[in-house]
């Protein structure tokens, strides 16, 4: 360094196998020198000769070339990789007085004279090849030995500076030792031969010995460099030494021999990871991550060894051995190493052309010309990156067309397009064209070297040739908006909104969390936002994170103080002085490569890029200097610590003895039937004499009162008395030491209860366990027993809510107050009160802190020392290792893998088998009913073609329903219509419409027939009203009451709910509103960081209970008067009842008491009524997604010859069952007959309907009065008189059902009421269990009204009669108010645990099997190198005369 997904114009600069240091086909990537040598082709060409005219020879050229050789340099650079490595491996300072160096620079020297060989070549030999041999022949700048020689190098022996490991420099004096190599190019003064040319002479090159340089390289040392202690020990060349070996050198490098050490908690050894570093993201820093490109160092070069040449390698394109793999092969035997550059195969989610070219820069070789160079320059491919540029600009309103969206008006996409004038970047044609280049080279000319006009160096001048990129960059020119926009997003974080589609389905999703019919969150459309050749996504890194906290955290209750002391290493430490200078701190030098990063100027049009100068490189070293701190170091000091004397206070600790009360068991007396136990039993104990009493007696174990938020001890812990041993504080004196001290990882020892191990002891308790209850169960709680244990004494365990959940040790910082031990003063005879000082131990409180509780001199507050622990929940205090332990188990302690939290601490709420207060027909007294029967009514459930539908705990079930035969009606079956049965406009047509008749048909509808309008007119026409057809619409009692208005229910007529300021808290939030009273009542009064206010309460409103004033009809009639058989009938009255309007009256307003007071509250006058007088209408803030879309309104969303709309008939009336809610009864407080009283509050013209009259009766004729205080309904019943059943399924009861009627109605079959007669069921008081109701109330007993043709046991209303009971708030529901707990907050109908079925997923274990690493001990061991032997070769050196060695 990125990858993927969707998209891509152009240019520019820079990147580009992060996997497989996986395996390579092919070509290249390192060679050069003929001015070091010897040899030397070949094709072609020209020219002869020979002749079979196209073949052979020759000679000249090719050419001293190719190619190979012998030599030299180079191949140890460049390039590539990152696999080992935790290391002097890298950085950074230093040191080599322990070193080396090819080339290339300076200086000095020197370059004599020889000599033998040996490749190539030729001959031949082996082999498939690679290669090998053997003969013979020859050159050097190859090899070799001699010879000179130094300031070289080594030994000796001296000295003299300097310095100090084997050093510089000098100065002797002896000795040892060590070197060459030539080739070219010019020249002929001197010799030779003699045109020139060799010896020479000379120029460069090159050889050789030195001496210094400069790069370079080895060692060597200071410091820094990842993680793991569940790695704590580790080490035999292992540490020195002495000697040697070997190195360019130092060294255990390596050997003998001696010693017996050397590393390590400041982390050795081990294991893991990993190249380092400048530098690169990041970040404010400081610090975390990385270690690509570029640059420096190391390492590697298939895998492992291992030398060999060389100056320099243990050598990427060398060499030798093993190993793995790949190729050839005649099978015998060879060859290979891309981690050079490209390419290939593979790995993978991923990375490129088998290019160009030496033009330029550099590097090798060369005297040079040149040659080599996948190094380098270009160029190719990839939006991978970063930078720049375009995809047009200006006008254009009818806001076009089309899209979307809509409250239907419109809005919006949008000046945006059309459409008009322009412009000319990039692309494209077409011409023109570069910088990059200048050295070399040749000439000329000047210097400079020289004897020189060669020749070399230098200068100037001219010439002449050189460019891969490339005909590229530029730059003119044509020509025309023409080729040139996507990506992601729009719930909230986080810029950006609507429709449609889906309907917990598809999806979506970084966190929250979106989706269950109205999705701004899905999927699409249309509109908007962000970025732009790009956009997203994912992966990584740092930031937010102060969320490892050096900068810069914390441990009472959030995770966090070691159970407590002793102490070891370490850290940190009182005054005063002197010194030294490590730390510190200053200054100056070295050095911190360049490149980055930064500033400034500068080059490419700009920029990224790229040059040039500064700056910084916070580091390290060094040397000078400075003493305040720190330290070392000497000296004093006494305030810290500590010792001495003197006290006294203690359940501190060990031993050992003594004691009395109680249980319990034993023996004797007395003495009798139950003891014991519990909620309430039983188990148990007792007539074999128990409990109970008494007397003795044994044993053990704890030590009642005292006893106290009182004492002691480091913690654990510690309680009778005494003695003995002994530890700690504490107080007072102020003689001594002379910082001796705090803390304390490691380490030692203490350390409740239980357990454990010997071995006593065991009275009482008492796990387990056994019984008996409880109990659905009850391995529990309760009883009754009972072993272990509890006691001793020895050892072991080491753990607790080992808590103050608070580590130790010192200083500092308001106050009040109690206790304990010891002193001081003062007063006193004296003891007290009173002041005060030290230790201790307690409560409350300032400030101050805390996240809040709270915590404050016993801090949790302020500071400093040290130690110990934390760093989201779970998993887990778990596994694995280690350790300790007889065992139990204890320390130490994790990951995987999962959640999105987990938690503290407070606050409102809710809830509680939690408190306190209080109220309600809540309970309780009490009357009377439900539940049991039969009927009626509504539900479920069941059935059906339909039983339309709706309501369901209270708060649904005589509810919508104030009234289903048809209608109603919404179901169902059938016949019918299709702009429609009702409603609007348009536009066209035809006319009235209506109404009567006929016919089919069940009807609806359908055909036909009779009949035929009105106004207005300008006489064309319009209009109204209707038909029909088109059309936009209409219609749904279809869905969604979880989309929704209204309206309702229910907590509840409960007394509460809230604001505004202002105070109090970080905040939620509190206060107010709580708190003493009191009320029905947040009523009211009093206090009071609150003051006030609002909606509720409560008053005003209607009814009703007394009076009072008007009024006096249709209502009344006391008194006069008339009349009747009789009746306010009638004249008349206004008095009373009564209508029905307005007032009065009640207000604790008065006395008395209680109470601090006040509110109140109790009693009482007085009143028709008395302490809201009685009812009623009024329902707070809200709860329940309560109830309704079928009252009505209404969003969506469905239906349109139908889910609308007509008609007939059916059906909501079904019927084994079950429940609600009534009625009616079981009977004599009663039934059944006779008789006789008294209401009220209503209706009433489509109606009430009197009276007659008719029928047992429902009714039925007639119809008089009434629009109503006037006529009617209308008879009140229950009551009371009398009379009669007499306790039975009856003279109760009154269902069933049969018959016959009556009304109402188009119609009484499904399916009406109601009447006469028959008939005469269940029922004899109702089980759990359950409802009203506290006064004119319950009961009970009649009237009425609404719905309505007709139907009432339902429902609203009215009047008569007319009661019992309330002691109280314990308990049941419900509410209110403070309070407390809380893990709850869709609030206890909550939350939550844990088993077991399934089903999934993860992650173990398993008979085995296979691999990796690795100790040890032993066998075998290439190649190499060193040394030793032995054998052969052999010129040149030696030995010998020789042969030979």
């Nucleotide at each position: 360094g990125a990858a993927c997904g969707c998209u891509g114009g152009c240019g520019g600069c820079g990147u580009g196998c992060u996997u497989a240091a996986c395996a390579c086909a092919u070509g290249c990537a390192a060679g050069u020198c003929g001015c070091a040598c010897g040899a030397g082709a070949a094709c072609g060409c020209u020219u002869c000769a020979g002749c079979u005219u196209g073949c052979u020879g020759a000679a000249g050229u090719u050419a001293g070339u190719a190619a190979a050789g012998u030599g030299g340099c180079g191949c140890a650079c460049g390039g590539g990789u990152g696999a080992g490595u935790a290391a002097c491996g890298c950085g950074u300072g230093g040191g080599u007085a322990a070193u080396c160096u090819u080339c290339c620079c300076c200086c000095g020297a020197a370059u004599u004279g020889g000599g033998g060989a040996u490749a190539a070549c030729a001959u031949u030999g082996c082999g498939a090849a690679a290669g090998c041999g053997a003969u013979g022949c020859u050159a050097a700048u190859a090899c070799c030995g001699g010879a000179c020689a130094a300031u070289a190098u080594c030994u000796u022996a001296a000295g003299u500076a300097c310095c100090c490991u084997g050093g510089u420099a000098c100065c002797u004096a002896a000795g040892a030792u060590c070197a060459a190599a030539g080739g070219u190019g010019g020249c002929c003064u001197c010799u030779a031969c003699a045109u020139g040319u060799a010896a020479g002479c000379u120029g460069g090159c090159a050889c050789u010995c030195u001496u210094a340089g400069a790069g370079g390289a080895g060692c060597c040392c200071g410091c820094g460099c990842u993680c793991g202690a569940u790695u704590a020990g580790c080490u035999a060349g292992a540490u020195g030494g002495u000697g040697a070996g070997g190195u360019a050198a130092u060294g255990g490098c390596u050997c003998a021999c001696c010693a017996u050490g050397g590393c390590g908690a400041c982390a050795a050894u081990c294991g893991a990871u990993a190249g380092c570093c400048g530098g690169c993201c990041u970040g404010a820093g400081a610090g975390g991550g990385c270690g690509a490109u570029c640059g420096g160092c190391c390492a590697c070069a298939c895998u492992g060894g291992g030398a060999c040449u060389g100056a320099g390698a243990c050598a990427c394109g060398g060499c030798c051995c093993a190993g793995a793999c790949u190729c050839c092969u005649a099978c015998g035997g060879g060859a290979g190493g891309c981690a050079g550059c490209a390419g290939u195969g593979g790995g993978g989610a991923a990375u490129a052309u088998u290019g160009g070219a030496c033009a330029a820069u550099g590097g090798g070789g060369g005297a040079a010309a040149c040659c080599c160079u996948g190094a380098u320059c270009c160029a190719g491919c990839a939006a991978c990156g970063c930078c720049g540029c375009g995809u047009g600009g200006a006008g254009g309103a009818u806001g076009a067309a089309g899209g979307c969206c809509u409250u239907c008006g419109g809005g919006u996409c949008g000046u945006a397009a059309a459409c008009u004038c322009c412009u000319g970047u990039c692309a494209g044609a077409u011409g023109g064209g570069a910088c990059g280049a200048a050295a070399a080279g040749g000439c000329g000319u000047c210097g400079u070297u020289u004897a020189a006009u060669a020749g070399g160096c230098g200068g100037c001048g001219u010439c002449c040739a050189u460019g891969a990129c490339g005909g590229u960059a530029c730059c003119a020119c044509c020509a025309g908006a023409g080729g040139a926009a996507g990506c992601c997003c729009c719930g909230g974080c986080u810029a950006a909104c609507u429709c449609c589609g889906u309907g917990c389905c598809a999806g979506c999703a970084g966190c929250c969390g979106c989706g269950g019919u109205a999705a701004u969150a899905c999927g699409g459309g249309g509109g908007g936002g962000g970025c732009g050749a790009g956009c997203g996504u994912u992966a990584u890194u740092c930031g937010g994170a102060a969320u490892u906290a050096c900068u810069g955290g914390g441990c009472g209750u959030a995770a966090a103080g070691g159970g407590c002391g002793c102490g070891u290493a370490g850290g940190c430490g009182g005054c005063c002085u002197g010194g030294c200078a490590a730390g510190u701190c200053g200054a100056a030098a070295g050095u911190g490569a360049a490149a980055u990063c930064c500033c400034u100027c500068g080059g490419c049009u700009c920029a990224a890029c790229c040059g040039a100068g500064g700056a910084a490189c916070u580091g390290c070293u060094u040397u000078c200097g400075a003493a305040a701190c720190u330290g070392c170091u000497g000296g004093g000091c006494u305030a810290g610590a500590g010792g001495c004397u003197g006290g006294g206070a203690g359940g501190g600790g060990g031993c050992a003895g003594u004691g009395g009360a109680a249980u319990u068991c034993c023996c004797g007396g007395u003495g009798u039937a139950g003891c014991g136990g519990u909620g309430a039993a039983a188990u148990g104990c007792g007539u074999a004499g128990a409990u109970a009493u008494c007397g003795g007696g044994a044993g053990g174990a704890a030590c009642a009162c005292c006893a106290g938020u009182g004492g002691c001890g480091a913690a654990g812990g510690c309680g009778a008395c005494u003695g003995c041993c002994u530890g700690g504080a504490c107080c007072a004196g102020u003689u001594c030491u002379g910082a001796c001290g705090c803390u304390g990882a490691g380490g030692c020892g203490c350390g409740a209860a239980a357990g454990c191990g010997u071995g006593g002891g065991g009275a009482g308790c008492a796990a387990a366990c056994a019984g008996g209850a409880u109990u659905a169960g009850a391995u529990a709680c309760c009883c009754u027993g009972g072993u272990a244990g509890u006691c001793c004494a020895c050892g072991c365990u080491g753990u607790a809510a080992a808590c103050g959940a608070u580590g130790g040790g010192c200083a500092c910082u308001c106050g009040a107050u109690g206790c304990c031990g010891c002193g001081g003063g003062u007063a006193u005879u004296g003891a007290c009160c009173c002041c005060u000082g030290c230790g201790g131990u307690g409560u409350c409180u300032u400030a101050g802190u805390u996240a809040a509780c709270g915590c404050a001199a016993u801090a949790a507050g302020u500071g400093c020392c040290c130690c110990g622990c934390c760093u989201g929940g779970g998993g887990a205090g778990u596994a694995c290792g280690g350790u300790c332990g007889c065992a139990a188990g204890g320390c130490u302690g994790a990951a995987a893998c999962u959640c999105a939290a987990a938690g503290g601490a407070a606050u409102u709420g809710a809830c509680g088998g939690g408190g306190g207060c209080c109220c309600g027909c809540a309970c309780a007294a009490g009357c009377g009913g439900u539940g049991g029967a039969g009927c009626a009514u509504g539900u479920g459930g069941u059935u059906u073609a339909a039983u339309u539908c709706g309501a369901u705990g209270c708060a649904a079930c005589g509810c919508g329903a104030a009234g289903a035969a048809c209608c109603u009606u919404a179901c169902c079956u059938g016949g019918g219509c299709u702009u429609g049965a009702a409603c609007u406009g348009u536009a066209g047509u035809g006319g009235c419409c209506a109404a009567c008749c006929u016919g089919c048909g069940a009807a609806a509808u359908c055909a036909g027939g009779u009949c035929u309008u009105c106004c207005c007119u300008u006489c064309g026409g319009g209009g109204a009203c209707u038909g029909c057809u088109a059309u936009a619409g209409a219609g749904g009692u279809g869905c969604u009451g979880c989309a929704u208005g209204g309206c309702u229910g229910u907590c509840g007529u409960c007394a509460g709910c809230u604001c505004g300021u202002g105070u109090c808290g970080u905040g939620a939030g509190a206060u107010g509103u709580u708190g003493g009273g009191u009320u029905a009542a947040g009523u009211c009064c009093c206090g009071c960081a609150a003051c006030g206010a609002g909606c509720g309460c409560a008053a005003c409103c209607c009814c009703u209970a007394u009076c009072c004033u008007u009024a006096g009809u249709u209502g009344c009639c006391a008194g006069c008067g008339a009349g009747u058989a009789a009746u306010g009938u009638c004249g008349g009255g206004a008095a009373c009842u009564c209508u029905a309007a307005g007032g009065a009256g009640a207000c604790u307003g008065c006395c008395u008491c209680g109470g601090a007071a006040a509110u109140c509250g109790a009693g009482g006058a007085g009143g028709a009524g008395g302490g809201c007088g009685g009812g009623g209408a009024u329902g707070a803030c809200g709860u329940c997604a309560a109830g309704u879309c079928c009252u009505c309104a209404u969003g969506g969303c469905c239906u349109u010859u139908a889910u609308g709309u007509c008609c007939a008939g059916g059906g909501c009336u079904a019927c084994a069952c079950a429940c609600g809610u009534g009625c009616u009864a079981c009977a004599a407080u009663g039934g059944g007959c006779g008789g006789u009283a008294c209401a009220a509050c209503g209706g009433g013209u489509c109606g009430c309907a009197a009276a007659a009259g008719c029928g047992c009766g429902a009714g039925c004729u007639c119809g008089a009065g009434c629009c109503a205080a006037u006529c009617c309904c209308g008879a009140a019943a229950a009551a009371c008189c009398g009379u009669u059943c007499u306790c039975a399924g009856u003279u109760c009861g009154g269902a069933u059902u049969g018959c016959a009627g009556u009304c109402u109605g188009c119609a009484a079959c499904u399916c009406g009421a109601c009447u006469g007669c028959a008939u005469g069921a269940a029922g004899u008081u109702g089980g759990a269990a359950u409802c009203g109701c506290u006064a004119g109330u319950a009961a009970u007993c009649c009237c009425g009204g609404a719905u309505c043709a007709g139907c009432a046991u339902g429902c609203c209303g009215g009047g008569g009669u007319g009661a019992a009971u309330a002691c109280g708030u314990u308990c049941c529901c419900g509410g209110g108010c403070c309070u407390u707990g809380u893990a709850c907050a869709c609030a206890c109908c909550g939350c939550c645990c844990g088993u077991c079925a399934c089903a999934u997923c993860a992650c173990g274990a398993a008979a085995g099997u296979c691999g990796g690493c690795u100790g040890u001990a032993c066998c075998g061991g290439a190649a190499g190198c060193c040394g030793g032997u032995g054998g052969g070769c052999u010129a040149a050196c030696c030995c010998u005369c020789a042969c030979g060695g």